Large-subunit ribosomal RNA, domain VI from a Verrucomicrobiia bacterium, 255 nucleotides, folded computationally. The full RNA is in RNAcentral, with records from ENA. Lineage of the source: Bacteria > Pseudomonadati > Verrucomicrobiota > Verrucomicrobiia.
[in-house]
Context: one part of a larger RNA
């Protein structure tokens, strides 16, 4: 921009396209049928596994330079103590959210139609025979469906419901606060009739026992106060801060 005899929001049909399509082992049937024996089934039922694919983070782990702790050297805060800077996050031990696989869940199930090779029925040409010539059936991991995803620019542009049209309102955009959405754009949530983000409060989680003081020890240090102190992205609240103010587009019943 189109999709038309106006505009908008929401919900859809599915032409068409894409994805998937795998295999093994064990048990039962059954040591049965078969076979002198050795050996050893079809059919059917159940369980498990591998690779592959999709999703997820409860568990097991990884990462986690925004969390906690230990520790070396040096510099600074006048000194002690306590902290901070730098040294690959200085090095090391752990670790929330998120993201992840080696972790977890699920999937390729069942079925239908038409067939291939093949197996048949009826049956002539050709008094017989013959699956074929007319006619009818069975049959594959393959084909078409079924399952999952996208999908009306499917220009043959589809359908349904609701709402709005003279002064205020159907709707949209700008602007702002943001996001498990994201390169930008887009998408989604919210904008005081408000929990959108930050802050604050409470909790969870992590770390692992803060500082100060007291006591013990010559001291290093230990013990008590004390499961202490601190705690990111998590959870639940709370208008304290910022989403202010507003502007524009569209619309006047539809050639």
């Nucleotide at each position: 921009c189109g999709u038309u005899a106006g505009g908008a929001a929401a919900u859809u049909u599915g032409a068409g396209g894409g994805a998937u399509u795998c295999a093994a082992u064990c048990u039962c049937u059954a040591g049965u049928a078969c076979g002198a024996g050795a050996g050893g089934a079809c059919c059917g039922a159940g369980a498990u596994u591998g690779a592959c694919g999709c999703a997820c983070c409860u568990c097991u782990g990884g990462u986690g330079u925004u969390c906690c702790g230990g520790u070396u050297g040096u510099c600074a805060c006048g000194u002690c103590a306590g902290u901070g800077g730098c040294a690959g996050c200085g090095c090391c031990g752990g670790g929330u959210a998120g993201c992840u696989a080696u972790g977890u869940g699920c999937g390729g199930a069942a079925g239908a139609g038409a067939u291939a090779a093949g197996c048949g029925c009826u049956g002539a040409a050709a008094g017989c025979a013959u699956c074929u010539a007319a006619g009818c059936g069975c049959c594959a991991a393959g084909c078409u469906c079924c399952u999952c995803c996208c999908a009306a620019g499917a220009u043959a542009a589809g359908a349904u419901u609701u709402c709005c049209c003279u002064a205020u309102u159907a709707g949209g955009u700008a602007c702002g606060u943001g996001g498990a959405a994201g390169a930008c754009c887009a998408c989604c949530a919210c904008g005081u009739u408000g929990a959108u983000a930050g802050g604050c409060c409470a909790g969870a989680u992590g770390u692992g026992g803060a500082a100060g003081c007291a006591c013990a020890g010559u001291a290093a240090u230990g013990u008590g106060u004390u499961a202490a102190g601190c705690u990111a992205a998590c959870u639940g609240g709370u208008a304290c801060u910022a989403a202010u103010a507003u502007a524009c587009c569209a619309a006047u019943c539809g050639a």